The part of an RNA shown here (large-subunit ribosomal RNA, domain IV) has 335 nucleotides and comes from a Candidatus Woesearchaeota archaeon. Its Rfam family is "Archaeal large subunit ribosomal RNA". RNAcentral holds the full RNA, with entries from ENA. The coordinates come from a structure-prediction model, not an experiment, and the mean pLDDT is 84.
[in-house]
Context: one part of a larger RNA
RNA sequence: AUCCGACUAAGGGAAUUCGGCAAAUUGGCCCCGUAUCUUCGGUACGAGGGGUCCCUGUGGUUGUGUAAUUUUAUGUUAUGCAAUUGCAGGGCGCAGAGACUAAGGAGGUCCGACUGUUUAACAAAAACUUAACCUUCUGCUAGCCUGUAAAGGUGCGUAUAGAAGGUGACGUCUGCCCAGUGUCAGUAUCUCAAACUUUCUUUCAAGGAAGCUAAGGACUGAUAAACGGCGGGGGUAACUAUAACUCUCUUAAGGUAGCGAAAUGCCUUGUCGUUUAAUUGACGACUCGCAUGAAUGGCGUAACGAGAUCUCCACUGUCCCUAGUUGGAAGCCAC
Numbered sequence: 001a002u003c004c005g006a007c008u009a010a011g012g013g014a015a016u017u018c019g020g021c022a023a024a025u026u027g028g029c030c031c032c033g034u035a036u037c038u039u040c041g042g043u044a045c046g047a048g049g050g051g052u053c054c055c056u057g058u059g060g061u062u063g064u065g066u067a068a069u070u071u072u073a074u075g076u077u078a079u080g081c082a083a084u085u086g087c088a089g090g091g092c093g094c095a096g097a098g099a100c101u102a103a104g105g106a107g108g109u110c111c112g113a114c115u116g117u118u119u120a121a122c123a124a125a126a127a128c129u130u131a132a133c134c135u136u137c138u139g140c141u142a143g144c145c146u147g148u149a150a151a152g153g154u155g156c157g158u159a160u161a162g163a164a165g166g167u168g169a170c171g172u173c174u175g176c177c178c179a180g181u182g183u184c185a186g187u188a189u190c191u192c193a194a195a196c197u198u199u200c201u202u203u204c205a206a207g208g209a210a211g212c213u214a215a216g217g218a219c220u221g222a223u224a225a226a227c228g229g230c231g232g233g234g235g236u237a238a239c240u241a242u243a244a245c246u247c248u249c250u251u252a253a254g255g256u257a258g259c260g261a262a263a264u265g266c267c268u269u270g271u272c273g274u275u276u277a278a279u280u281g282a283c284g285a286c287u288c289g290c291a292u293g294a295a296u297g298g299c300g301u302a303a304c305g306a307g308a309u310c311u312c313c314a315c316u317g318u319c320c321c322u323a324g325u326u327g328g329a330a331g332c333c334a335c
Stems, first nucleotide, its partner, number of pairs: 002329008011320002015318001020315001028052005037042001039169001053091017092096001104313007111305002116128002132167007143154004170300004175230003180227002182223005189218003196211005231249005258292001259289001270286006
């Protein structure tokens, strides 16, 4: 000198770094004091302050002993002991929860409501679940599931039940399209297998033709919290720009309310504002959105989160810039 641990550092204080990763700070109990938002429950130990040891004095409260009072009782007075608590004065140290133990805090935004669950051994999450909402099947010898079957499960349950699927608290909403695919219902007529009937091939057999017909299909309707889908071009206002208006092609219907450079925006480091000395960041807006959008749920949302991201305060060996102490490993020398 290297590696693994423990500790300390003047001045600065995130300049480090993808990023405060790691470390430091905070920490118990008592008192004061607590914004904003809110589903009025919370948020909240919010935040932010002060105190904490020993001695003495003096009060309060509680328990208990003795004596007196003499009119009855949780009484009064006097005097002890014990516990607890308030105030004041004094004392010592750098430091009084003196060690150990023991929350750093605040504010935006995104996602998911929450508690819970998960990739034993690279992922704990925004994934799964969830209460709640919706749809479908099912009247019980049910429906669904297991089994070739007998039989069994759901269930010795009965639609406030069971099974299957989707969304995912709550608030507010959930637009248009049934042309395609699927599902359900109907069906005068058409189509349509074998069997059957009639018939042809002289007869039998094989074969041919016609007729009849189930499901299915054609056909008619319903259904999107079923799978899914939700346009293009041209012109127009007395500056310009834009287009309430209008013409045209076209579709099953042409994206409504919302939200929007977003966990979704290519161009893009979009433009404007705030934040910084400086910002491909963050937040707030704008928005013709390459390619948002309504239970493939849209938009909000208190609380919650070892979730993602941005900022500030405090703090610090992360850094400026290294140094020192200490334990071990390896290494070297000797045995």